[in-house]
RNA sequence: AAAUAUCUUUUUUGGAGAGUUUGAUCCUGGCUCAGGAUGAACGCUGGCGGCGUGCCUAAUACAUGCAAGUCGAGCGGUAAGGCUCCUUCGGGAGUACACGAGCGGCGGACGGCUGAGUAACACGUAGGAACGUACCCCAAAGUGAGGGAUAAGCACCAGAAAUGGUGUCUAAUACCGCAUAUGGCCUUAGGGUUAAAGCUACGGCGCUUUGGGAACGGCCUGCGCAUGAUUAGCUUGUUGGUAAGGUAAUGGCUUACCAAGGCGACGAUCAUUAGCUGGUCUGAGAGGAUGAUCAGCCAGACUGGGACUGAGAACGGCCCAGACUCCUACGGGAGGCAGCAGUAGGGAAUUUUCCACAAUGGGCGAAAGCCUGAUGGAGCAACGCCGCGUGCAGGAUGAAUGCCUUCGGGUUGUAAACUGCUUUUAUGUGUGACGAUAAUGACGGUAGCAUAUGAAUAAGGAUCGGCUAACUCCGUGCCAGCAGCCGCGGUCAUACGGAGGAUCCAAGCGUUAUCCGGAAUUACUGGGCGUAAAGAGUUGCGUAGGUGGCAUAGUAAGCAAGCAGUGAAAUGGUGUGGCUCAACCACAUCUCCAUUGCUUGAACUGCUAAGCUAGAGGACAAGAGAGGUACCUGGAAUUCUCAGUGUAGGAGUGAAAUCCGUAGAUAUUGGGAAGAACACCGAUGGCGUAGGCAGGGUACUGGCUUGCUCCUGACACUAAGGCACGAAAGCACAGGUAGGGACCUGGAUUAGAUACCCAGUUACUCUGUGCUGUAAACUAUGGAUGCUAGCUGUUAGCGGUAUCGACCCCGCUAGUAGCGAAGCUAACGCGUUAAGCAUCCCGCCUGUGGAGUACGGUCGCAAGACUAAAACAUAAAGGAAUUGACGGGGACCCGCACAAGCGGUGGAGCGUGUUGUUUAAUUCGAUGCUAAACGAAGAACCUUACCCAGGCUUGACAUCCUGCGAAUUUCUCCGAAAGGAGAGAGUGCCGUAAGGAACGCAGUGACAGGUGCUGCAUGGCCGUCGUCAGCUCGUGUCGUGAGAUGUUUGGUUAAGUCCAUCAACGAGCGCAACCCUUGUAGUUAGUUGGAAUUCUCUAGCUAGACUGCCCUGGUAACAGGGAGGAAGGAGGGGAUGAUGUCAGGUCAGUAUUGCCCUUACGUCUGGGGCUACAAACACGCUACAAUGGCCGGUACAGAGGGCAGCCAAGUCGUAAGACGGAGCAAAUCCCAUCAAAGCCGGUCUCAGUUCGGAUAGCAGGCUGAAACCCGCCUGCUUGAAGCCGGAAUCGCUAGUAACGGUAGGUCAGCUAUACUACCGUGAAUACGUUCCCGGGUCUUGUACACACCGCCCGUCAAGCCAUGAAAGUCGCCAAUACCUGACGUGUGAACUGGUUUCGCCCUAAGGUAGGGGAGAUGAUUGGGGUUAAGUCGUAACAAGGUAUCCGUACGGGAACGUGCGGAUGGAUUACCUCCUUU
Repeated sequence: AAAUAUCUUUUUUGGAGAGUUUGAUCCUGGCUCAGGAUGAACGCUGGCGGCGUGCCUAAUACAUGCAAGUCGAGCGGUAAGGCUCCUUCGGGAGUACACGAGCGGCGGACGGCUGAGUAACACGUAGGAACGUACCCCAAAGUGAGGGAUAAGCACCAGAAAUGGUGUCUAAUACCGCAUAUGGCCUUAGGGUUAAAGCUACGGCGCUUUGGGAACGGCCUGCGCAUGAUUAGCUUGUUGGUAAGGUAAUGGCUUACCAAGGCGACGAUCAUUAGCUGGUCUGAGAGGAUGAUCAGCCAGACUGGGACUGAGAACGGCCCAGACUCCUACGGGAGGCAGCAGUAGGGAAUUUUCCACAAUGGGCGAAAGCCUGAUGGAGCAACGCCGCGUGCAGGAUGAAUGCCUUCGGGUUGUAAACUGCUUUUAUGUGUGACGAUAAUGACGGUAGCAUAUGAAUAAGGAUCGGCUAACUCCGUGCCAGCAGCCGCGGUCAUACGGAGGAUCCAAGCGUUAUCCGGAAUUACUGGGCGUAAAGAGUUGCGUAGGUGGCAUAGUAAGCAAGCAGUGAAAUGGUGUGGCUCAACCACAUCUCCAUUGCUUGAACUGCUAAGCUAGAGGACAAGAGAGGUACCUGGAAUUCUCAGUGUAGGAGUGAAAUCCGUAGAUAUUGGGAAGAACACCGAUGGCGUAGGCAGGGUACUGGCUUGCUCCUGACACUAAGGCACGAAAGCACAGGUAGGGACCUGGAUUAGAUACCCAGUUACUCUGUGCUGUAAACUAUGGAUGCUAGCUGUUAGCGGUAUCGACCCCGCUAGUAGCGAAGCUAACGCGUUAAGCAUCCCGCCUGUGGAGUACGGUCGCAAGACUAAAACAUAAAGGAAUUGACGGGGACCCGCACAAGCGGUGGAGCGUGUUGUUUAAUUCGAUGCUAAACGAAGAACCUUACCCAGGCUUGACAUCCUGCGAAUUUCUCCGAAAGGAGAGAGUGCCGUAAGGAACGCAGUGACAGGUGCUGCAUGGCCGUCGUCAGCUCGUGUCGUGAGAUGUUUGGUUAAGUCCAUCAACGAGCGCAACCCUUGUAGUUAGUUGGAAUUCUCUAGCUAGACUGCCCUGGUAACAGGGAGGAAGGAGGGGAUGAUGUCAGGUCAGUAUUGCCCUUACGUCUGGGGCUACAAACACGCUACAAUGGCCGGUACAGAGGGCAGCCAAGUCGUAAGACGGAGCAAAUCCCAUCAAAGCCGGUCUCAGUUCGGAUAGCAGGCUGAAACCCGCCUGCUUGAAGCCGGAAUCGCUAGUAACGGUAGGUCAGCUAUACUACCGUGAAUACGUUCCCGGGUCUUGUACACACCGCCCGUCAAGCCAUGAAAGUCGCCAAUACCUGACGUGUGAACUGGUUUCGCCCUAAGGUAGGGGAGAUGAUUGGGGUUAAGUCGUAACAAGGUAUCCGUACGGGAACGUGCGGAUGGAUUACCUCCUUU
């Protein structure tokens, strides 16, 4: 709201979020998106119909045509036409046919268009009194008798024309007297004054006066209706009065006089913008935006002004001025589309120079009728809304094509083809309305109906990374491009372009623009201000304003209820009906927004009256205090000065120097001077509004607290403007100046050092008087009042208790602190001193930067302060908390990290590797720790990847097909070889007799091949932190959340090892243990070991060690000591490497995505190179010697390897080696011997040597096709540097370092001094954790998160952008003053009495002048913003390496530095006090 009599029932209506700041989180906060709408435009596309809509820009200019006429029943008439008659055919006459022009009447004030102006009684709404009204209606009264003109016409004249003039004639419902006066008007109440028109067909239609009505209009008022205060004062007819004039009417509307008012912070004036409304769009609503079409009102008609006529005033009337256009015979004239069409122009953009008065309406007329670009229609435009169609059913081998593919398939897709059906639309033909209730139809042969043909004529657009429905391939390679926000693109792009597919809409779809929404993002509904933006420095005083204690009575302004009036129609909601439906239209009903009047009123607020005392204030008595102002005064210290003593230094610093001092400093003693500040007390103590206030005394003075009673009686709270105060710095004048000390000057530091440090020092700091008016002026917290758990400290006062008294103890009030309940908060935190719960008042905020800046204004001596934008740029900026990382932060712990030791490297020569250089090539990779004797456990060829040269092209290698041939192999020639040419040899195996298997040759194409690229596409493997002790999970709990807890804490350990405690309880990967080896014993077996049981040895299996035992400490874990034992607290060593980090390394070990090459980037071959050599680095070897070298003698290992192998005995050689051939596939044989150092003896005697062995010559040996580039070994000779190594740096804690030799792998040989193993000899030192390095745990700060190799500031240089200033320049706007002054109203005068002339006042327009306002432009100049890789520094973030920041002043390339005062939004350490727990 509807239905119902009611109860009641039913229906309707009604609020969505997302992306983006971070490593992640919560919050604040902006930006963006999804929705709806449009008078739209643009892009692509386009079948039909209905209903609507269509210059938003230039109120720009307009060609042409039309848009307002009509009446002969007002008049004189007759130009044209019809009809009749006559005619000399030129024409004439008549005509109740008709009518041009003219007089007259009515209408041109409606209808139509537009929105320039207007911020206003313009509009909306509700009222009011002092008015007018032609036509229309009602009523009453009347309509008598006259007069003089004039247009048309005729004649003439002027003019190009427009038009005008003169003379003469004439009519009226044109004009003018007279009469009458119901009535009207005026009035001094006596009186005065005032009308009319006729026509007629005789029906009537008109005319005059008055009153009334209807409807329309004029005027006045309340309320409502834009922005700006960087517009604060405006106004002289202004405000009011009196009188007069004027008007239809009120009124300063106008004039004269009088008064000095009127408006304004509740926003006057000024500036800018704008037609207002019903409504329209949006929104849940409140609101916001808007004012096309339709409707009401207003305003305008080329621009400005003016009057005339008329009932009423001017779009298609008049006059004047101006601009523009046109005509002209140059004398003059004409014009006004913001009516309908149309044109040009402007613009992103908006239609036909159509039909008709058939309908609806308007004007005139008695009427017929005429006119009507109003209107009714048609045309154009997808501009909008609505409706319809482009076919329907069947149809799988899921055809073909396209695309993708894991190659199987999937998808396009029942889609098509094909079969059957239908005909809305279309086309043809026929018929054919309503609108018209007599006639009359533009639309229109239209809508509709019937019939025929035939799937026939009809689909596109955007999107597909997320938001947001929809995914793949190819191309491109930070290019081209996309983009609403976030963002995509640098060789695998679902984000660019194309394709296939999909999704969403559909004759449309997208884009752009604008409005509302989402946006609670201006918050009335419905926000905030401690730290995010935001509480003014102090509310100290106080104005306006707002708000206000308890109770009574009245009033009825607010408020509430009822009744009544208005709130146009259309629109909107609901219902019903009409077009086939819908859009659209009609009817009924409801609503909206307010406002006015009347009546009533329980409470509340207001107002009036008279009260109360709980708020507030006062009196009285006490009290505390760095509260303020002025004056007086004190001692310590510093400095200076005088005098004495005294001698060489003093001062200063991280270290120094400048500086002072032998002209006597510093030190010390005594005397003097001066200025400034007040130790101890002293304290999260006190006072003050804040700033602030500190030696003592005196005077004056403000506020506060407590107590007791008394008084006033709401006197209160807040507070825009206003007044006052207001640290430091700064300014002016006059003083003062001890110390400190911007600037400045030296000295240092440094790459520099306009700084930090040092030595000086001016302003200043001090006083007085003025000014300035700002601070992190902070509790970053406005004031007042009330309410809401406590505990503790402290200051002031009081009371109780107690005492002789003071303490102690208990309580109250007022302050000031700490911790905390509830609650609040984004969190941090706040918490009776609120940031809790409420009320009142004020101030302030709305993304960041630009900017607290510019301009303007006010104040100031200046510095500057207050007020305070925009353009532009940007997607964030920000708060709190979390996890990490980092700190030139802190605490604790560990490590051959340091220290204590031993031995080295760095110096020499040589070896090897690397860089660099060179080269045809010196292949490639590895590059701090974590590359550099690394890949490479072995480059002469091969390897080999590189270079030169010569060859091959299905290939050196794999699979498939075809043909030929078995395969295979010998010889000759050419060649560096690869290979090529030729001549021969050879005929195998299986077999169903076709052929087949293996192999070779030739051919064909699929393919092979690539050490080519990307380790930043990858797998796998590896290095490193690090054998460091860590890294996680489940459940629970805490937190809005990220996360936390567990894992922290106290101990302990090698260990997150264990113990104790604990909102945690458990668990996993790591640690440890299990595994291997070694040390002791037992046992079993025993070859090739041992002569042999024992024993040694070899190979198995066991035992043993567990803090088990004792003592000490400790709750415990555990620690210290001891015994026993081969071994003692992990016995030694190894393997074993958590989660992860380094886009660490490797595409050249292999594998592998993608890309690239394909007669070469593949492959074969010969030669060369990887071996170069100015220089530098890394890892080593050998040394420099006597703890040694050389010679001789002599002793003791372990672990390995061996058949293309190890190779014995023996012989030869000085030796390397050769010959030789036994043994051995190995506990048997061999390498291999006496291992070396060691031990014993000899010699050398401190030297470049009997050290050292490089380099070089000669002669040999070995491997190998081959030893030149480029191998190793031997002998003889040669005999370099080097005498222990600068800065620096490495390893090692016990069978370790150091020293000594042995073996193996790779390997034909070797560059091995390397690497991997083995045994022998065998030390020193560790007080300890301050420091260096690395790591771990906890904590703290952070503007870092690519994580400090981070982040980041400013100048300078370059490009671009907007903007301020600027000598000026240019137009524009509104006022002001003066000059000239048209038309015209008013007024005065004149006489020729007119359409007359001349004045006066006023004014439009024009001119002159000085100011004002807004704007454009401007050489130059100022700062600002922005832009992958410019310059200089490093100011900030950590204690950011001088803590930072605020105000102020000075200085400086720049960030900045310094002085003075202030803040903590400073880390760290120590001390004091307090709180909590026990």